Predicted 3D model of RNase P RNA and transfer RNA as a complex of 442 nucleotides. It holds a member of the Rfam family "Bacterial RNase P class A". Rfam classes the family as a ribozyme.
RNA sequence: AUAGCAGGGGAGGGGUUCGCUCCUUUAAAAAGGAGAGGAAAGUCCGGGCUCCAAGAGACAUUGUGCUUCCUAACAGGAAGUUCUGGCGACAGAAGGAAAGUGCCACAGAAAAUAAACCGCCUUUCUGAGGAAAGGUAAGGGUGAAAAGGUGAGGUAAGAGCUCACCGCAUAGCUGGUGACAGCUAUGGCAGGGCAAACCCCACAAGGAGCAAUGCCAAGUAGGCUCCGAAAUCUUUUUUAAGAUUGAUGUGUCUCCAUCCCCAUACUGGGUAGGAGCGGGUAGGCAGCAAGACAGAUCUGGCAACAGAUCUGCUAAGAUGAAUGAACCCCCAAGACAGAACCCGGCUUAUACCCCUGCUAUAAUU
RNA sequence: GCCCCCGUCGUCUAGAGGCCCAGGACGCCACCCUUUCAAGGUGGAAAUCGCGGGUUCGAAUCCCGCCGGGGGCACCA
Numbered sequence: 001a002u003a004g005c006a007g008g009g010g011a012g013g014g015g016u017u018c019g020c021u022c023c024u025u026u027a028a029a030a031a032g033g034a035g036a037g038g039a040a041a042g043u044c045c046g047g048g049c050u051c052c053a054a055g056a057g058a059c060a061u062u063g064u065g066c067u068u069c070c071u072a073a074c075a076g077g078a079a080g081u082u083c084u085g086g087c088g089a090c091a092g093a094a095g096g097a098a099a100g101u102g103c104c105a106c107a108g109a110a111a112a113u114a115a116a117c118c119g120c121c122u123u124u125c126u127g128a129g130g131a132a133a134g135g136u137a138a139g140g141g142u143g144a145a146a147a148g149g150u151g152a153g154g155u156a157a158g159a160g161c162u163c164a165c166c167g168c169a170u171a172g173c174u175g176g177u178g179a180c181a182g183c184u185a186u187g188g189c190a191g192g193g194c195a196a197a198c199c200c201c202a203c204a205a206g207g208a209g210c211a212a213u214g215c216c217a218a219g220u221a222g223g224c225u226c227c228g229a230a231a232u233c234u235u236u237u238u239u240a241a242g243a244u245u246g247a248u249g250u251g252u253c254u255c256c257a258u259c260c261c262c263a264u265a266c267u268g269g270g271u272a273g274g275a276g277c278g279g280g281u282a283g284g285c286a287g288c289a290a291g292a293c294a295g296a297u298c299u300g301g302c303a304a305c306a307g308a309u310c311u312g313c314u315a316a317g318a319u320g321a322a323u324g325a326a327c328c329c330c331c332a333a334g335a336c337a338g339a340a341c342c343c344g345g346c347u348u349a350u351a352c353c354c355c356u357g358c359u360a361u362a363a364u365u
Numbered sequence: 366g367c368c369c370c371c372g373u374c375g376u377c378u379a380g381a382g383g384c385c386c387a388g389g390a391c392g393c394c395a396c397c398c399u400u401u402c403a404a405g406g407u408g409g410a411a412a413u414c415g416c417g418g419g420u421u422c423g424a425a426u427c428c429c430g431c432c433g434g435g436g437g438c439a440c441c442a
Base pairs, nucleotide, nucleotide: 001361002360003359004358005357006356007355008354009353010352012330013329014328015327016326017325018324020035021034022033023032024031025030037336041347042346044345045344046343047342048341049209050208051207052206055255056254057253058252059251061205062204063203064202065201066080067079068078069077070076081094082093083092084091085090095200096199100198101197102194103193104192117140118139119136120135121134122133123132124131125130148166149165150164151163152162153161167189168187169186170185171184172183173182174181175180213286214285215284216283223277224276225275226274227273230245231244232243233242234241235240246259247258248257249256260270261269262268263267279441280440281439293312294311295310296309297308298307299306300305331334366438367437368436369435370434371433372432375391376390377389378388383422393409394408395407396406397405415431416430417429418428419427
């Protein structure tokens, strides 16, 4: 210099005028102050918070899936392991196929307790073209995939049949927290692939969601229909207690919790509550912003991160929903895009500018 | 704001790993029939299965990420 790999930061700035939402001061007028993001997005994960009795257990279901660590938690992050791709910086993948079930179209002889279509070899027969029986998985052919690979020996031809090397399996030793790695010995070598098919193993998760939930106010036809708050037995003066069966329960089951009142011969009535139709209001407050917060320094750790000390923020908080418009100056000429209970991540969108580390090639010193 | 569902010829749909470069109906086009039109008959075109990745030998179908569309959820008595 060229080509590339990995990562980080910024996200127009300033001024004048006029507006919008909120806060403080004030009797008021008015004055002063605060006012979107790195993704506020998708709602894909996780957590806080609230209600469900919210309490326990099991099952179902769902999710995750190499190892160790970090974290409130996670499908996130850090550091590693093995394999694959790349000259390389680097990137990607990941439990179990020997628990069981299932699938592997077409082609092919055979698609999984292997198998003989062609070929090769032996024997027998022959009408001399070949045919039959047997051996053989080295070669051909089919296919995405064909039962260790290469070489030598061996054989009728062949074959882990034997041997060497590589691969594989088992055992031991050493190193490592571990995934795993190295070494040694033994074994002739085994049942191919798919689990983003069911499944097995390990771990995790109760459900619903701020339109959750709590409080206040206004208003009404304070309306109609349906369901509707068990039964039996025992003890007790009564209240009540216990037992059995049954009903209800934000997946199912169990434990567990709850099962009102009045009259009564059967049984009936009422209230709470639930469902539907109809009606009314579309108002306010809390939840709601100081938080797993941000910055600096030190300490521990390879790192993610953790701890200590100091400092800063108590002023975005709307609810038809504010955060804008006009003009001027500067530059590199401004993209994607707009909070709605709050945080930690992931994913996706993003003009332009800047920075760091590293690799390969070529040239020069 | 939160939750859920769907996407296949122009329209409505079948499909649930291979038998599917995707089948059917209506519609469209051409021909036959008819004096002509309709009806009827024969034949044909029309889908990169919303888009992009991945798993698999193989994907409309399974997994992930985007895009588009639709539905539900307020309070009081």